[in-house]
RNA sequence: CGGGAUGUAGCACAGCUUGGUAGUGCACUGGCAUGGGGUGCCAGGGGUCGCAGGUUCAAAUCCUGUCAUCCCGA
Numbered sequence: 001c002g003g004g005a006u007g008u009a010g011c012a013c014a015g016c017u018u019g020g021u022a023g024u025g026c027a028c029u030g031g032c033a034u035g036g037g038g039u040g041c042c043a044g045g046g047g048u049c050g051c052a053g054g055u056u057c058a059a060a061u062c063c064u065g066u067c068a069u070c071c072c073g074a
Base pairs, nucleotide, nucleotide: 001073002072003071004070005069006068007067010026011025012024013023020057028044029043030042031041032040033039050066051065052064053063054062
C1' cells in the first nucleotide's frame, strides 16, 4: 500500500440477507418466597447501534467516506 472480517446496554451476543416500535442471557436496582445465605419467581432502570454524510415517508439494516481491532497478501 491492497483485500477481507468485526464494531449494537457494564460484559457476551442476536437482529442486517428481506428497511417499519432496538432485543436475549449474565450483571445492576426493587419486591416476594427463606430465620439468614444460596437459589427461584416477578417488576424495573440502562443504547442516540464506532464516527460523518447520502438515499428513503421511514436506516442498526441500503450506498459513500472515515476510525479502531484482527486476519491475509505485497
A computed fold for a 74-nucleotide RNA from an uncultured Erysipelotrichaceae bacterium, annotated as transfer RNA. The coordinates come from a structure-prediction model, not an experiment, and the mean pLDDT is 82. Rfam family: tRNA. Rfam describes the family as follows. Transfer RNA (tRNA) molecules are approximately 80 nucleotides in length. The sequence was found in a public genome assembly.